Large-subunit ribosomal RNA, domain IV from Brevibacterium paucivorans, 354 nucleotides, folded computationally. Model confidence (mean pLDDT): 86 of 100. It matches the Rfam family "Bacterial large subunit ribosomal RNA". Gene Ontology terms of the family: ribosome and structural constituent of ribosome.

Context: one part of a larger RNA
RNA sequence: UCGUAGUUAAGGAACUCGGCAAAUUGCCCCCGUAACUUCGGAAGAAGGGGGACCAUCCUGGUAUUAGCCUUUUACGGUGAAAGCUGGUGGUGGUCGCAGAGACCAGAGAGAAGCGACUGUUUACUAAAAACACAGGUCCGUGCGAAGACGUAAGUCGAUGUAUACGGACUGACGCCUGCCCGGUGCUGGAAGGUUAAGAGGACCCGUUAACCCUUGGGUGAAGCGGAGAAUUUAAGCCCCAGUAAACGGCGGUGGUAACUAUAACCAUCCUAAGGUAGCGAAAUUCCUUGUCGGGUAAGUUCCGACCUGCACGAAUGGCGUAACGACUUCUCUGCUGUCUCUACUACGAACUCG
Numbered sequence: 001u002c003g004u005a006g007u008u009a010a011g012g013a014a015c016u017c018g019g020c021a022a023a024u025u026g027c028c029c030c031c032g033u034a035a036c037u038u039c040g041g042a043a044g045a046a047g048g049g050g051g052a053c054c055a056u057c058c059u060g061g062u063a064u065u066a067g068c069c070u071u072u073u074a075c076g077g078u079g080a081a082a083g084c085u086g087g088u089g090g091u092g093g094u095c096g097c098a099g100a101g102a103c104c105a106g107a108g109a110g111a112a113g114c115g116a117c118u119g120u121u122u123a124c125u126a127a128a129a130a131c132a133c134a135g136g137u138c139c140g141u142g143c144g145a146a147g148a149c150g151u152a153a154g155u156c157g158a159u160g161u162a163u164a165c166g167g168a169c170u171g172a173c174g175c176c177u178g179c180c181c182g183g184u185g186c187u188g189g190a191a192g193g194u195u196a197a198g199a200g201g202a203c204c205c206g207u208u209a210a211c212c213c214u215u216g217g218g219u220g221a222a223g224c225g226g227a228g229a230a231u232u233u234a235a236g237c238c239c240c241a242g243u244a245a246a247c248g249g250c251g252g253u254g255g256u257a258a259c260u261a262u263a264a265c266c267a268u269c270c271u272a273a274g275g276u277a278g279c280g281a282a283a284u285u286c287c288u289u290g291u292c293g294g295g296u297a298a299g300u301u302c303c304g305a306c307c308u309g310c311a312c313g314a315a316u317g318g319c320g321u322a323a324c325g326a327c328u329u330c331u332c333u334g335c336u337g338u339c340u341c342u343a344c345u346a347c348g349a350a351c352u353c354g
Stems, first nucleotide, its partner, number of pairs: 001349007010340002014338001019335001027051005036041001038172001052094006058087005067078003070074001095099001107333007114325002119131002135170007147156003173320004178250003183247002185243005192238003198232002204226004210219004251269005278312001279309001290306005
């Protein structure tokens, strides 16, 4: 000097990003126990009191007991004292600083956010507000099911059968879940347009037996070969509808009321439709430490409001919510070497000397 333990006057979070760490609490019995609530809880809420040993009293358990009773003499009835063993009981007394005497062994309360809950997770830096969840909705699937694995045979689904199985989203419960189908997707429709291979084969071209003029050319049947129009022809696409708990989207400008301000109101442009209820400086607010109120002597955090929502918003769920949480934030009581501000002790290590 470091490590691990222990103690530290007065103060008691002044420490610090933050009460991190430590301290407090801790067991049993009795009393007592709020808001809120899904009436189950919250709750061991909170907050108080008692606890050792000795004597005595009271009150239990334990008997074929002694004794007594008898008109069922019996394995009958009744029934002490003593012994053994309990009590959360009463009273009196004894000792210590201290009686759940060591070890073991909840600190508590208030408010807010998120997630309903118990669970699950990054084996070796993340346990959470992430995942899951019961519940809700939509879509598919009629059984040789859909879906999945496999080239196939086949297997799972399922020795199940729509109260079943698969997929997607949401996530207990309560109150609810608004408008838009123009785009993309999906489903349905089939009149018309477009559209492949195939079928079809008009017309054209090459080749040449033959024929004609003839240095050399021309015409050219059948066959063979090449190219190929009209016509015919599916799904798809175009097209027409439906569908948002499908992917998604949910405006601007100008003016107006008898102070001012504001605009219930009017006009106009655009759109598929212009954000409803609820919430709102929020895990979302840039400006911003917004403004007002509360708490503090003093509060960029916190709580309650306001609404000017840069850029909330309704199963990409909206807003609440008892209970729960090694979650996050703020406050209070208790408590303490976290600190003011250190000091000492024990053990161990390092170091110095031998």